This is a predicted structure of a 357-nucleotide RNA (Bacterial RNase P class A) from Microbacterium sp. str. 'China'. Model confidence (mean pLDDT): 76 of 100. Lineage of the source: Bacteria > Bacillati > Actinomycetota > Actinomycetes > Microbacterium. It matches the Rfam family "Bacterial RNase P class A". The family's RNA type in Rfam is ribozyme. The RNAcentral record of the sequence draws on ENA. RNAcentral records the identical sequence in 3 taxa.
[in-house]
This record gives sequence, structure tokens and C1' cells, in this order.
RNA sequence: UGGGUCGACUGGACGGUCGCGUGGCGGGCAACCGCACCGAGGAACGUCCGGGCUCCACAGGGCAGGGCGGUGGGUAACACCCACCCGGAGUGAUCCGCGAGACAGUGCCACAGAGAGCAGACCGCCCCGCGAGGGGUAAGGGUGAAAGGGUGGUGUAAGAGACCACCGGGGGUCGUGGUGACACGGCCCGCCAGGUAAACCUCGCCCGGAGCAAGGUCAGACAGAGGAUGAUGACGCGGCCCGCCGAGUCCUCGGGUAGACCGCUGGAGCGGCACGGCAACGUGUCGCCGAGAGAGAUGGCCGUCGAAGGGGCGAAGAACCCCGGAACAGAACCCGGCGUACAGGUCGGCCCAUUCG
Repeated sequence: UGGGUCGACUGGACGGUCGCGUGGCGGGCAACCGCACCGAGGAACGUCCGGGCUCCACAGGGCAGGGCGGUGGGUAACACCCACCCGGAGUGAUCCGCGAGACAGUGCCACAGAGAGCAGACCGCCCCGCGAGGGGUAAGGGUGAAAGGGUGGUGUAAGAGACCACCGGGGGUCGUGGUGACACGGCCCGCCAGGUAAACCUCGCCCGGAGCAAGGUCAGACAGAGGAUGAUGACGCGGCCCGCCGAGUCCUCGGGUAGACCGCUGGAGCGGCACGGCAACGUGUCGCCGAGAGAGAUGGCCGUCGAAGGGGCGAAGAACCCCGGAACAGAACCCGGCGUACAGGUCGGCCCAUUCG
């Protein structure tokens, strides 16, 4: 210098003006007016996981059902994160894997092919036979995503792990290292007959339900009627059974209201420093306060500036001038994640190639 690969950040700035929302202060009997402050995001999004919180037994037992799945750690918890292991891709940085079990059992493997799971014989090869045909074989060909390890030899009528040597895989056993997944090594066994568990299933671990329209307080209005069921236990506790609870519940018709407040935003919070840890993260200390609506505010206009990029622009560069003029999106109980969208810009680590010293 070129190419690549990871990660972090940013994603308009300032001023004026007109508005909007909560709370504060001041004025006003009130309606309301004035003042200064504050007022969206890295994803506020999707609502896919996991929690807090609230109510239902201060949430119980079993079945059913669902989720997760290498190992060790982190965390309130997780399907997330960190480190490592194994397998695969890449020269490499690095990336990818929904990473348990296929000798517990069952199922499935389309098409092609002779044969696809207690293998099989189309061509070929060998033997018998004049031939038709019969027998042997699995080296070679052919089919397929996949055809019973590979190379060489012995052997044979021809062949074959049938046998032998080496290589590869698997299993058993012992040793060493590691917390562990696992790795390395020695010896033994010809064991070499696949794949699929995001198919049933098996093993281990985890999971009660509903959700802020949860739930609660106050105020106000109204009119009840009919039916069903219930202390022989209704309703409720996601499905079923047990167990718990203990007086209402359900349907139809009719009537009334649709207001205010709490929950509500100070929290597993954010930032700095120190310490522990490879890291995720934790501990201590100091500092900070950053929306809280209820049909839902956070916006419009003007001015100055404004990065990349393009042009004047020539062999090239500098300076100058002009053009250009900002993506995806938007809180609604709150957090931790994941996933997805994003015009452009900035910075850094590492890898490969090349050149120069």
C1' cells in the first nucleotide's frame, strides 16, 4: 500500500421563533395565565425467551404436556454471556454447529438400481456343460445422497478380513495430564453392517396459571325480574385426578355508570476509580438523576454551519470555489437477553499478500 476478519462508537450541531406534555414556582374564586427547567432509541421495534411485581392456597402432590441438552463458570433467571473441548470450513485472523443416546426397542430411507438393513447378483470373472442352463464369487464395471474400510501380499478354479503386514476407524483395559468435556501413550480384540432422535422413544435437568385492561382505594348512578345449580361442597386453584378453600355461581331479559387517585417509574439503575478474575462478571467506594402520557406530548419553520461523495481539474497533488444536505424507526408497569431494520461516518485489534528500510 492492497485485500480480509473481528470489535467499539456515532448516526446531525448551534441560534431564533411558533407550538405540545408531566411535575415545580408565582398570580387568579375558578376557567386559566405567566416563568424557568426537563422531555425517546440503539434498536424505544418484533413480543421470541428469562425474571421482578400483582392476583389466584404465602402455589401443594401425581399424571399428562412443554422446554433445554459437550464441559466448567457468570447471573435474579434464561433458550443469554464468557472461557474451554469436540467436529467442520478457511493459508490465516476467524467463522459455523438448534453439539445427550442409533449394540434398549419401533419406524423410515423417495427416484435410480440386481440389491437399501436378518444385504444383493445386472454386466463381468471362474467352474461344469455342445448348448439351453446350473453352481461359485464380490476383486472390476454400472445405479445411487449412501453399496459392508484403504494399500500391498498370501491364498484360490476365480475370489473375499478368509488369512498376513502397514495405515485409518471402533471397542476394551491400563497409565499420564486436566476441576471437567477431553487429549496423549502402551497392550489386547478383525470388531469394520450405514444414516435418521428439529421421527416415536430413552436418559438427565427445569417448568403452576393469568397478566398493569395485573391489582387496589375513593366518589357517583341504578331496579329489578325469570330460570338453572350449590354444605350430598358450588365457584376458584391453566387440562385430568388428589388435595385445598368455604357461599355463592351461571344463563336470559331489563336498568345504571364509564370519573378521579394509587400502582408509575430511584432501579438486579448509570458513570468514574480501586481490588479479585483469562473473561463473562463480582466486591468496595465516590458521584449523578435520565419521559411517565391515558387516545396518548417529545414537533414545524427560518438562519448559520455541516462529513462522505461529485464537479471546476489539466500528468498528478495541495490550496481555493461550486453542487450536495442525513438512514431505520418512535416509549406506555419495569428490567436482562435474543432476533430483525438501518443512508452514511469515525476509531481500534488481528490476519494474508506485496514493497522499502